This is a predicted structure of a 1544-nucleotide RNA (small-subunit ribosomal RNA) from Candidatus Izemoplasma sp. The coordinates come from a structure-prediction model, not an experiment, and the mean pLDDT is 81. It was read from a public genome assembly.
[in-house]
RNA sequence: AAAUUUUAUGGAGAGUUUGAUUCUGGCUCAGGAUUAACGCUGGCGGCAUGCCUAAUACAUGCAAGUCGAACGAAGUCUUGGUCUUCGGACCAAUGAACUGAGUGGCGAACGGGUGAGUAACACGUAAGGAAUCUGCCCCAAAGUUGAGGAUAACCAUCGGAAACGAUGACUAAUACUGAAUAGGACAUUUUAUCGCAUGAUUUAAUGUUUAAAGGUGCUUCGGCAUCACUUUGGGAUGAUCUUGCGUUGCAUUAGUUAGUUGGUAGGGUAACGGCCUACCAAGACGAUGAUGCAUAGCUGGACUGAGAGGUUGAACAGCCACACUGGGACUGAGACACGGCCCAGACUCCUACGGGAGGCAGCAGUAGGGAAUUUUCGUCAAUGGGUGAGAGCCUGAACGAGCAAUGCCGCGUGAACGAUGAAGGUCUUCGGAUCGUAAAGUUCUGUUAUCAAGGAAGAACAACUAGUCUAGGUAAUGAUUCUAGUUUGACGGUACUUGAUCAGAAAGCUCCGGCUAACUACGUGCCAGCAGCCGCGGUAAUACGUAGGGAGCAAGCGUUAUCCGGAAUUAUUGGGCGUAAAGGGUGCGCAGGCGGCCUGUCAAGUCAAAUCUGAAAUGUCUCGGCUUAACCGAGGAGGGUGAUUUGAAACUGAUAGGCUUGAGUACGGUAGAGGUUAGUGGAAUUCAAUGUGUAGCGGUGGAAUGCGUAGAUAUAUUGAGGAACACCAGUUGCGAAAGCUGCUAACUAGGCCGGAACUGACGCUGAGGCACGAAAGCGUGGGUAGCAAACAGGAUUAGAUACCCUGGUAGUCCACGCCGUAAACGAUGAGAACUAAGUGUUGGGGUUACUCAGUGCUGAAGUUAACGCAUUAAGUUCUCCGCCUGGGGAUUACGACCGCAAGGUUGAAACUCAAAGAAAUUGACGGGUCUCCGCACAAGCGGUGGAGCAUGUUGUUUAAUUCGAAGAUACGCGAAGAACCUUACCAGGUCUUGACAUCCUUCUGAUCGCUCUAGAGAUAGAGUUUCCCUUCGGGGCAGAAGUGACAGGUGGUGCAUGGUUGUCGUCAGCUCGUGUCGUGAGAUGUUGGGUUAAGUCCCGUAACGAGCGCAACCCCUAUUGAUAGUUGCUAACAUUAAGUUGAGGACUCUAUCGAGACUGCCAGUGAUAAACUGGAGGAAGGUGGGGAUGACGUCAAAUCAUCAUGCCCCUUAUGAUCUGGGCUACAAACGUGCUACAAUGGCCGGCACAACGAGUUGCCAAGUCGCGAGAUGGAGCUAAUCUUGUAAAACCGGUCUUAGUUCGGAUUGAAGUCUGCAAUUCGACUUCAUGAAGCUGGAAUCGCUAGUAAUCGUGGGUCAGAACACCACGGUGAAUACGUUCUCGGAGAUUGUACACACCGCCCGUCAUACCACGAGAGUCUGUAACACCCGAAGUAUGUGGCCUAACAUUUAGUUGAGGGAGCAUCCUAAGGUGGGAUGGAUAAUUGAGGUAAAGUCGUAACAAGGUAUCCCUACGGGAACGUGGGGAUGGAUCACCUCCUUU
Repeated sequence: AAAUUUUAUGGAGAGUUUGAUUCUGGCUCAGGAUUAACGCUGGCGGCAUGCCUAAUACAUGCAAGUCGAACGAAGUCUUGGUCUUCGGACCAAUGAACUGAGUGGCGAACGGGUGAGUAACACGUAAGGAAUCUGCCCCAAAGUUGAGGAUAACCAUCGGAAACGAUGACUAAUACUGAAUAGGACAUUUUAUCGCAUGAUUUAAUGUUUAAAGGUGCUUCGGCAUCACUUUGGGAUGAUCUUGCGUUGCAUUAGUUAGUUGGUAGGGUAACGGCCUACCAAGACGAUGAUGCAUAGCUGGACUGAGAGGUUGAACAGCCACACUGGGACUGAGACACGGCCCAGACUCCUACGGGAGGCAGCAGUAGGGAAUUUUCGUCAAUGGGUGAGAGCCUGAACGAGCAAUGCCGCGUGAACGAUGAAGGUCUUCGGAUCGUAAAGUUCUGUUAUCAAGGAAGAACAACUAGUCUAGGUAAUGAUUCUAGUUUGACGGUACUUGAUCAGAAAGCUCCGGCUAACUACGUGCCAGCAGCCGCGGUAAUACGUAGGGAGCAAGCGUUAUCCGGAAUUAUUGGGCGUAAAGGGUGCGCAGGCGGCCUGUCAAGUCAAAUCUGAAAUGUCUCGGCUUAACCGAGGAGGGUGAUUUGAAACUGAUAGGCUUGAGUACGGUAGAGGUUAGUGGAAUUCAAUGUGUAGCGGUGGAAUGCGUAGAUAUAUUGAGGAACACCAGUUGCGAAAGCUGCUAACUAGGCCGGAACUGACGCUGAGGCACGAAAGCGUGGGUAGCAAACAGGAUUAGAUACCCUGGUAGUCCACGCCGUAAACGAUGAGAACUAAGUGUUGGGGUUACUCAGUGCUGAAGUUAACGCAUUAAGUUCUCCGCCUGGGGAUUACGACCGCAAGGUUGAAACUCAAAGAAAUUGACGGGUCUCCGCACAAGCGGUGGAGCAUGUUGUUUAAUUCGAAGAUACGCGAAGAACCUUACCAGGUCUUGACAUCCUUCUGAUCGCUCUAGAGAUAGAGUUUCCCUUCGGGGCAGAAGUGACAGGUGGUGCAUGGUUGUCGUCAGCUCGUGUCGUGAGAUGUUGGGUUAAGUCCCGUAACGAGCGCAACCCCUAUUGAUAGUUGCUAACAUUAAGUUGAGGACUCUAUCGAGACUGCCAGUGAUAAACUGGAGGAAGGUGGGGAUGACGUCAAAUCAUCAUGCCCCUUAUGAUCUGGGCUACAAACGUGCUACAAUGGCCGGCACAACGAGUUGCCAAGUCGCGAGAUGGAGCUAAUCUUGUAAAACCGGUCUUAGUUCGGAUUGAAGUCUGCAAUUCGACUUCAUGAAGCUGGAAUCGCUAGUAAUCGUGGGUCAGAACACCACGGUGAAUACGUUCUCGGAGAUUGUACACACCGCCCGUCAUACCACGAGAGUCUGUAACACCCGAAGUAUGUGGCCUAACAUUUAGUUGAGGGAGCAUCCUAAGGUGGGAUGGAUAAUUGAGGUAAAGUCGUAACAAGGUAUCCCUACGGGAACGUGGGGAUGGAUCACCUCCUUU
C1' cells in the first nucleotide's frame, strides 16, 4: 500500500429547602412530536392532511347495475304492396338497426364508511384439519339423448286516496319437472397394501343418483368453431373450524359453575364438538388470579428514547365488528345481507283516517354539539370492479380540481457602491453615543409577480380500416397471430420553455432578572399588574406599562392542551430500607423459590447449524426520477422469547447408584433468674390488742388540709393479713421474642463441650396459615398490706381542671377466658461463606502452647451523605422473605375481616404546599457545665431616693409654648450661656428675580454717610453730598428699573447617603498567605500544659509565617546631669522699707538636650522554660502614676437643625423682612445637681501656705467716696515684669451648748447697684427686714482601691449682662479588699438546640370569621346487569283431523298415492309487564373532621435540663394546648459512683 473478514456511530444538564455545606427528596425548565385549537401577522409553489365532540337527527341530488348473442310480447325507424275521404289505414317483408316493462342469467356478500360493541381464538404469531366447503378462473377426462306441464308480461273485469293488489283467459325460454346413459359419487358387504390411533388408498358385488334437442358465427349443410351447460379428478383463490403462546386496570371483586364437566346414544351442520336432546356419573375453573366491575376495536406501524422501555393505533395497509335499536330467517357458492325481506320498538314524513313510506357510520351538503375540521365541483382520460361474445353501459371506487399556513419541503420580499456619519427618534457625564451604510442618492439584476407567444409526458390495451409480407391452424373458410394507418385526455392551454416591463406588489411574531441569547429611559408606587420555577412591585423596578435599542425564529411567531425525554423519580439494563420514606413484635411451618461431594444415563433448559415463515407499505443502506428538497421508484440488509429437523453435553434439570464435610440421632460430661405446679422462710409496711408515756405528730421551698387529751407520734410485747424478695449482684446467666431473681421438691424444654458409634442431603428461607406475645384494658369469681388513675381537700398561681402536700376508688395480686398492641429498638429480617489485630469477661476441653461456644470494648482494610459500623459488619458475596417511592390530608374516610367493648388489621381520594427531611459546620442562645477578668459582688468611705432651690425631661396648657435626643448608649444632652438679636415657633404689618449668587437689556453716576417728616417698625417721601481709567468709541465699579433662566427653604426622607459621633470596650480579640486535614460548609494555625494586665511570653504541637489590635514609640508627672540665666531665684558679698539695686548661677524655678528601670542582680518555686514570690541597691520595681491612642465588627444606634448631598415637595410662599409675643407657662411625675438639717459645727477676731490660668471693645493698681453691690480715678501691662489677686479649709483665741437654735436659708417686702436702645413678661448683684421646709431620709439605687474617695477654695471658656452647669487647678487627705458562693457585664473552652430577623427566636391546640373540597345523612331522582313469574310478534323446526293441490306414479278414468300449500297446535324466543334484591351516579335539611387565609381571642404544650426531661402503647380526666396512673425507649442535659476501654 492492497485485498478479505469482523465490529461499529451511542448517553450533556440547570433552578429551587440552608447563614453556609453534603446528602435524601419532590417540584420546575431547556429537546422532540401532534388529524390540533386560540392570539397577532400573512407573498408564491410542490407534496400531504382535514368531525378527535353527538354510533346525534337528516332536506336535495347522486353512490349497482348489466345482458336482445337466454325468452315471448310491444313500440320506433327503414323498405315493399293494397286501400284511401289523400288526413291516413291495413298487410307483409326487411335490417349484424334502435328502445326496453316483464320472465330468465350473472352481479348486488366486492368496492366505499364507521369504531358503538368486544378483554374474546377478537387480534398477532406459530402450527393443525386423517373433521371441511369453494360461484366465476386454470388443467385433465367424459358428455350435452329424449319428453312434459305451467307461468309473468299482455288482454278483460274489479278493489284502493295512495302504496299496491284480486279474479278470469293466453304465451315463451339457458325458467320448472320426470325419463335414458354412469368412468364417478354415496350407502352396505368385500380384497389387498399402508398409517401413531380414529383411519387412508384399493378390488369385487348390490342399491340410489345427472345434463339445456341452448345462443351466435361460418358452412361444401356433412359439420366446424366459439360462448354457455353437466359429471368427475386436480389446481388456484376465497371461506370455515381447532390448538400452543402473547395481548389493560382493580383483591377495598375470592370463590365461580347445572348443559355446568365428562361419558353413551341420537339429532343437526360443509364440517369436529353439549352445537342440541335423552339417559348416566359428579365433575370443571380458581392466589401462575377464576368470577365480577371498569376501560378498550386488534395489528403492521407512529412518536419518543443511547438503549431497555414508555405512550399511541389519525392518514396508508391486513384482520374483526357494526349499518336507526332489538329479534329472525329467506335467497345464494358465499349473508343471517349499509343503499334486500319479515316482526317488535323509538323517531320522522304522507293520508281521503281506512292505511302506507323511511333509515347518509357511501360522496357532497344541512341542522345540532363543540376550542375545532372543506365543494350540494369535473371525468370515467388512466388504474380497478360489475355485466356482456363484443362495441359498450354502470362505477361519489378512483383520478383530478376547489377551500384551509393544518403540517413537511423549496423560493422570494432585492444586489453593489454610498459619511456631511443628513433629518428625526432615544439616551447623555451635555463632550457625545446609538438606530447607522441603515436611509437619501448612483449603478445593476428580474427569481417570483404581471403581460404575450409556444406548449408536453401521462395513450397502453382495445376497436375500426387496409394488407396477406410473418407464425400457426382447418378438409376448407373464418376466428387467432403479424404489419401499417385512423380514433380516444377530466386535469388543462396546466407543467415547462421563450420574450417584454417595473425595485416596482410582498415581514412579522415572541422575548431581553436567573435558568436563557439579548439594557436603558420614562410612567406607576405591595396599586395597576407580571409569573414555567425561584420570584418581581411598598418613590431611583434591566422582572409591571410604554418608548428607544437589542436577541431569537421567520411566512410564520407565540400561547394552551396531550405524549415521550431529561426522571437512575418503579431502578431487567439501573435504586434503596441503623439515623433521611422503608425490617413484619417473635417463632413454627404447607405451597413456592434456592440448594453439598463423586460416577453413569437422558436431553427439558442451554449452545450450534440447516430449512420454513415473520404480507406490502414504513424505518435503514445503495442507486435512480421530478431544476433541488419534501415526495416517488428499484434493489439489498434488517426485524421473532416463532416453528421444524439435526447435532453438542460443560453447567442447571430429570433419573440410577454411591459418599460424609451440611443436618440429625445415640453416648459421656457441663452451666444457667428457661418453663409449670406444690410447699415453705425471714426482714419491712399497715392494722388490731395490751403495757409505758405526754403534747404534740406529720408534712413542705415555706405552709396548710390531716392525725392527736375519747391519749396520737414514740417505745415494748403479742397477734392478723397481703404483697414483694435487701445483701449475694456482675454491660453476669437463660430464653424465639415478650420476658425470667428468697428457699425446697416434683414434672419438663433447650443450649454448650468432648470423642466419633449411627442415618446419609434428611437442608435454608418461607406468601397465606398456626402458635406465643410487656403494660394498660374487658368478663366471671376470689383477694386487697402497700402503692395509686379518677375523685376530694390544702397549697402555689393572674388563673392552676397541673407540678408539691394530706387522703383515696378502680387497678395492681390469684384462677379461668378475652384483647393483640408499645421507642414490642441493636430504630439493624433469617441462613451460609470469606476478610488484620489487641484487650476484658461467662461456660466447656486441653500437661502447656492453645482451642470451641457466647458476651463487651478499642481499632486495620473496606464502607458510609456524614455520624459511625468494623469476624456479634452497616465490609466482600450468595439464597429466600418483608417493606419504601415528596410533605400534609392520613396510624383518616368508605368497605371487608376480627373483637363483649375499648378498639385492632387492611387502607384510598378530593384538596393543598414547594418544600418536608438526614448528618455535619459556623454562630447565637440556655432559668447547661467549667476556667478567668472587671469598684461586678463582698469589705469600706461618701452619696442619691425624703426637704427647699437650680436645671433638664415627660405630661398638661397655649396663638406659639420651634426642633431634635428615648433602656444601658435620652433627660445641667445639641445649648461653651433664649430680655431684643439669637429664633427655626405664634399674631399682625410688608416684599415678590427677591435678604444672598451669576448672566442679559435699558438708564443713572454714584454707593456710603448725614438731616428732616409719616409710621410700632420694616418702609415711604424730602433734602444734603459725591467716583476712577480712556485711544473719547468706551471700559471698570456701584446703583435703579425690566426680563427670564434662576435664587431661597432650620420643608420631608438619618430606612437613599457622605462625613462625624455614641456603645459593647482600652475588652483581647479579629484575620490573612502557604501548607495539611475534610466530598464539602469548614477546621488547623488561634486548641492543649503553664504564665500574663494582655492571642503577654514559654513549652508542646501539621503547622510555618504574617497583618490589624496588646505592648512600645508621643505628652504630662516623679530623680538627676549638661547647657542657658530675664521679667524668675538669692547661698556668699554689698545695698534697700522691700531680691529694691549691684552682683552671682550655687539653690528654687524656667525650658531644651540627656541619663535613669531592663525582672538587669541575688535566693527560692517552676519542666533547667516563660514566669511568679521574696530581697538587695535605687528618687522610682516589676505596664512607677496619669493622658492621648479605640482592631474586625454590632446596634437599618444618633445626626438631612453644624456641614455636604440624591430624590421628592413649596415658588406673590413652606422664601424674605419688621414690631410685639413665645421658647421662662404649671395640677402632676422623673433624672441630674446645689444648699442644708448642725458642735469633726455656726458666728466673731487674729494669722499662714497654692497651682493652673486670663487680660487692649481688655485686666484694671495706688488713692478717694459708699455699710455694700459699686462709683470715682487713671498708674501699669499686648504680660515669669503690670493687673486679676484677700486663696479657702487649716492653725490660734473667743462665743454659742442641742434648741427648728446665733442651725438652715427658701419665700416675701422695701431700698439700691451694674450691664444694655430696652431688665414688665424675663437678668445678675447689694443692703435692711422677713426667716418656709428640713432634726440624716421607705422600697430601691450610685460613685470610689491612693495623693484615690471625701472635703476646701481658685481659675477659664461662653459672655454687653446673666452658672449651683461644664472644663481645668491646686490645698488638706482617709478607710477597706477575707475572697469569687451569689448579682451585673465581658473573654475562652465545652455541651444541647426544632433558633440564623439568631430567645424581644421558634412554636402548639381550642374558640371566632371567610372560603374550598370531602365523609355521614331521614330520604329523593336516575341508570346498569342479572334473577323469578306473566305475556309472547315475526320466524326456523316438529306435528297435524278436516281443507286445497299442473307436471311424477297409479287408476275401475270417478280417483288414489308421493310431494307441496294455506290453516291450526307445540318447543324456543325479541320487545313488554310485575316483583324483591344487587350495584353505579346525582342530589338533600342537618352534622363531622380536614385544608387554606397580614396583623382576632385564651393560654404557653414542644425546641436549652424549654423552666415538671421528652417520647411510645394504654386507661381515666380536663376550655385548649394537655395532665395523671401503669409498663416501655433514649432519639435526655448535668453531677457523682461503679464497670469497661485508651494513654502514661